A computed fold for a 359-nucleotide RNA from an Anaerolineae bacterium, annotated as Bacterial RNase P class A. The model forms 96% of the base pairs in the Rfam consensus.
[in-house]
RNA sequence: CAGGCAGACCGGGUGAUCGCGGUUCGGCUCGACCGGAUCGAGGAAAGUCCGCCCUCCAGAGAGCAAUGGUGCUGGCUAACCGCCAGGCGGGGAAACCCGACGGACAGGGCAACAGAGAAGUGGAUUGCCAUGCGCGAGCAUGGCGAGGGUGAAACGGUGGUGUAAGAGACCACCAGCGCGGGCAGCAAUGUCGGCGGCUGGCAACCCCCACCAGGAGCAAGGCAAAGCAGGCGCAUUGGGGCGGCUCGUCCCGCAAAAAGCGCCGGGUAUGCUGCACGACCCGCCGGGCAACCUGCGGGCUAGAGAGAUGAUCACCCCCCGCAAGGGGACAGAAGGCGGCUUACAGGUUCGCCUGGACG
Numbered sequence: 001c002a003g004g005c006a007g008a009c010c011g012g013g014u015g016a017u018c019g020c021g022g023u024u025c026g027g028c029u030c031g032a033c034c035g036g037a038u039c040g041a042g043g044a045a046a047g048u049c050c051g052c053c054c055u056c057c058a059g060a061g062a063g064c065a066a067u068g069g070u071g072c073u074g075g076c077u078a079a080c081c082g083c084c085a086g087g088c089g090g091g092g093a094a095a096c097c098c099g100a101c102g103g104a105c106a107g108g109g110c111a112a113c114a115g116a117g118a119a120g121u122g123g124a125u126u127g128c129c130a131u132g133c134g135c136g137a138g139c140a141u142g143g144c145g146a147g148g149g150u151g152a153a154a155c156g157g158u159g160g161u162g163u164a165a166g167a168g169a170c171c172a173c174c175a176g177c178g179c180g181g182g183c184a185g186c187a188a189u190g191u192c193g194g195c196g197g198c199u200g201g202c203a204a205c206c207c208c209c210a211c212c213a214g215g216a217g218c219a220a221g222g223c224a225a226a227g228c229a230g231g232c233g234c235a236u237u238g239g240g241g242c243g244g245c246u247c248g249u250c251c252c253g254c255a256a257a258a259a260g261c262g263c264c265g266g267g268u269a270u271g272c273u274g275c276a277c278g279a280c281c282c283g284c285c286g287g288g289c290a291a292c293c294u295g296c297g298g299g300c301u302a303g304a305g306a307g308a309u310g311a312u313c314a315c316c317c318c319c320c321g322c323a324a325g326g327g328g329a330c331a332g333a334a335g336g337c338g339g340c341u342u343a344c345a346g347g348u349u350c351g352c353c354u355g356g357a358c359g
Base pairs, nucleotide, nucleotide: 001355002354003353004352005351007349008348009347010346012316013315014314015313016312017311018310020040021039022038023037024036025035026034027033042330046341047340049339050338051337052336053335054217055216056215057214061247062246063245064244067213068212069211070210071209072086073085074084075083076082087101088099089098090097091096102208103207107206108205109202110201125148126147127144128143129142130141131140132139133138156174157173158172159171160170161169175199176198177196178195179194181192182191183190184189221273222272223271224270230264231263232262233261234260238252239251240250241249242248280299281298282297283296284295286293287292317328318327319326320325
């Protein structure tokens, strides 16, 4: 210097005029008025994919079923399908990135086409071998499944022994698997021996195993005001509430109707609140490889309610262009927070990998 990998940050500025919303202070003719001060959209506010805080179902207790989720180990966290570190597998030359990461002798199912054949131990295409027949090409019987072909995948691989020809049939080594040990590590796992001839795939198909999960959700809820119109039905071996069921518990009741439930019908949909001091933000010391955590110091940074920060002018900045002129990313809170995913013109900066050149 070039290319690549992984992070952090900025992403328009200044002035003038007019206009918005909150909080607070003051004034006044007390009017949603006037004036001052101060604050006022994001790194994703998006997606709604997760987890929770909070609220209600009186309490939400225990179990079962169903449904859904997660799936290596150890940590972090309020929790998570998140994050960090490590292991294993895969990609890459590397920095680094990805992960579908428990189980295939519990069972079911699937593998198009091609191919002889896609599985529990069988069968046989092209072929190989033996015997018999034949002048020969070949035919018949028996054996084989090593070589070739097809395929994503063909019943472990290499080399030998052996055989009529072969084949884990046997042997050596290797890969995997099973049993049993040593060492390292908290562990996942790795590594080194011993014995064993045991040797398809798919579970991001159903399934099995382990763990987790009450339900519904801010249009949850609470308060006030206003308004109307109630009617019918439900049982005593009681009725009702707790998503289904059981236990349990609470409310009502026990001979007549309530608590309620179900159905039909009517009225209201207004105001206030929930609604911002938070698992909050910034900085520092310390602990930790890190995620993160304790402590100390500082800060208050939207709360709309049809939905608020806008409009105009001038100059500056960046890009294209001779100039005129044009362009300047993705994009706006709605109870809140922690993640994940997606979008993003241009720029600043830090670390690492590879290559080249110079000293």